[in-house]
Order: sequence, then C1' cells, then structure tokens
RNA sequence: CCAACUCUCGCGGGAGAGACCGGACUCGAUCCGGAGCCGAAGGCGCAACCGCCCCGGAAACGCUCAGGCAAAAGGACCGCGACGGGCUG
Repeated sequence: CCAACUCUCGCGGGAGAGACCGGACUCGAUCCGGAGCCGAAGGCGCAACCGCCCCGGAAACGCUCAGGCAAAAGGACCGCGACGGGCUG
C1' cells in the first nucleotide's frame, strides 16, 4: 500500500400479529384490569451445524421473560458506502 473478514457509523430495502374490550385521562400517547395473538431487537433452551475437535462457537429451530400487534418508532437479515478501529494474508 492492497485485499478479505469483522466492529462502528451513514443510506436503501425489510415480515408477522386486534387502531381488541372496560376504566382513568381534555385527545394522541400513557396508566390499570381482562382475555387473544406475533417473533426478525434482546434474552433463554435444545442442538442441526461449524471449528483450532482437550474443548469451544453455535441457528432463520423452539420458548415467549422482555419486546411487538393502525401510523410513527423499532426491526433479525441483505445490499452499497466510509475519515475510522481490530485481526489475517
């Protein structure tokens, strides 16, 4: 200096499920009670799978504690970009 991977940041895309019922509140939002649902923040579990195979890492599978169920926000994951950080060649 270049490349790959990864972290961070920015942009774009991004699903599912009741604008549920009652009360409080000036409405939205929020709070309380009631059942009903969703899973792709997070978390937990099994363990498919992976590795340097002593032992580790572990899912888009499962559970729904949390979160969510009009819009907004958030959103695993995917793509592009970069003043950067880390590791490897």
The RNA shown here (Glycine riboswitch aptamer) has 89 nucleotides and comes from Phenylobacterium deserti. Taxonomically the source falls in Phenylobacterium (Bacteria, Pseudomonadota, Alphaproteobacteria, Caulobacterales). Its mean pLDDT, the model's own confidence on a scale to 100, is 79.